[in-house]
RNA sequence: UGAGUGGACUAGGUGAUCGCGAAGGUAUACCUUUGAGGAAAGUCCGAGCUCCGUAGAGCAGAAUGCUGGGUAACGCCCAGUGAAGGUGACUUCAAGGCUAGUGCCACAGAGACAAACCGCCUCAAGAAGAAGAUCUCGUUUUGAGGUAAGGGUGAAAAGGUGAGGUAAGAGCUCACCAGCGAUUAGGCGACUAAUCGGCUAGGUAAACCCCAUUUGGAGCAAGGUCAAAUAGGGAAGGAGAGGCUGCUCGUCUCGCUAAACUUCCGGGUUGACCGCAUGAGAUCUUAGGCAACUAAGGUCCUAGAUAGAUGAUCAUCCACGACAGAACUCGGCUUAUCGGUCCACUCAGAAC
Numbered sequence: 001u002g003a004g005u006g007g008a009c010u011a012g013g014u015g016a017u018c019g020c021g022a023a024g025g026u027a028u029a030c031c032u033u034u035g036a037g038g039a040a041a042g043u044c045c046g047a048g049c050u051c052c053g054u055a056g057a058g059c060a061g062a063a064u065g066c067u068g069g070g071u072a073a074c075g076c077c078c079a080g081u082g083a084a085g086g087u088g089a090c091u092u093c094a095a096g097g098c099u100a101g102u103g104c105c106a107c108a109g110a111g112a113c114a115a116a117c118c119g120c121c122u123c124a125a126g127a128a129g130a131a132g133a134u135c136u137c138g139u140u141u142u143g144a145g146g147u148a149a150g151g152g153u154g155a156a157a158a159g160g161u162g163a164g165g166u167a168a169g170a171g172c173u174c175a176c177c178a179g180c181g182a183u184u185a186g187g188c189g190a191c192u193a194a195u196c197g198g199c200u201a202g203g204u205a206a207a208c209c210c211c212a213u214u215u216g217g218a219g220c221a222a223g224g225u226c227a228a229a230u231a232g233g234g235a236a237g238g239a240g241a242g243g244c245u246g247c248u249c250g251u252c253u254c255g256c257u258a259a260a261c262u263u264c265c266g267g268g269u270u271g272a273c274c275g276c277a278u279g280a281g282a283u284c285u286u287a288g289g290c291a292a293c294u295a296a297g298g299u300c301c302u303a304g305a306u307a308g309a310u311g312a313u314c315a316u317c318c319a320c321g322a323c324a325g326a327a328c329u330c331g332g333c334u335u336a337u338c339g340g341u342c343c344a345c346u347c348a349g350a351a352c
Stems, first nucleotide, its partner, number of pairs: 001348010012317007020035006037323001041334002044332005049219004053254001055253002058251002061215005066080005081095001082093004096210002101208002103204003117151002119147009129137002159177006178200001180197007223274004233265005246256002281300008
């Protein structure tokens, strides 16, 4: 200097004029303070809060899935282990079990829970040929036996490479590796290392399933108060205390309840207030911890609309501004995105 990797901050500024929402003060038309995000988006997880019935480590269903920590909790975060990718900084992982069971692996191929298509070797019989007195040599046809090394098919074919050995071959034997098992050592653990061993019949669980852990439902349009109006409207169903009507998905038990209920038709109301923002809050310092984070002390209060608020104009600076607007609130994840600034690390080149 260039190319990368990981992380943090910011999100146009300033001035003037006019105009909006909330809270407070008031001299009523004025003053003070304050007023959208890093994702407010998605509605994908987890909770706080509200209601339903006190519940049962209920069942079914659903979710997570290496180990240890963090947290209110999580499918999140931190630190590790293993695997894959990258020269590397780093990134990603749906990362328990196929020896509980049941399935699936098309086509091709001899054969996909099992074997011989081509081939290699041995023996027997026959045919022609060479040499030849005979024995013998190779080629070829048929039959019997042995083989899984070589070739072919395939995503995958009885661990891989090399050597010895064999009639020809094979972990048959040996060396080095991979896998599996045992022992020892280290580690909280996942796991790692060393030594030894028989030689090894696949893959697939984001297939059904098994194992471990977790899990009630509905949701601020939850829920509550006040006011007002109407038709204490009509029809059907409906048990018998030894109860299946109902009690916030389905289902069982317990408990409560006995027309309270379920279905359909019709009428009135659509108003005001609360919930509504002080929070698992933000920030600084100290201590502990590799870290996530925890504890203590100090400081701060920062939107609460509901026909839905922050806009318009002018001037100027500049990085010339993208994605984009709260509606109960937080902790996360995912997605979209213009530009600027900073920190640490990796690789390449050059100079000293």

A computed fold for a 352-nucleotide RNA from a Bacillota bacterium, annotated as Bacterial RNase P class A. Taxonomically the source falls in Bacillota (Bacteria, Bacillati). The coordinates come from a structure-prediction model, not an experiment, and the mean pLDDT is 78. Rfam family: Bacterial RNase P class A. Rfam classes the family as a ribozyme.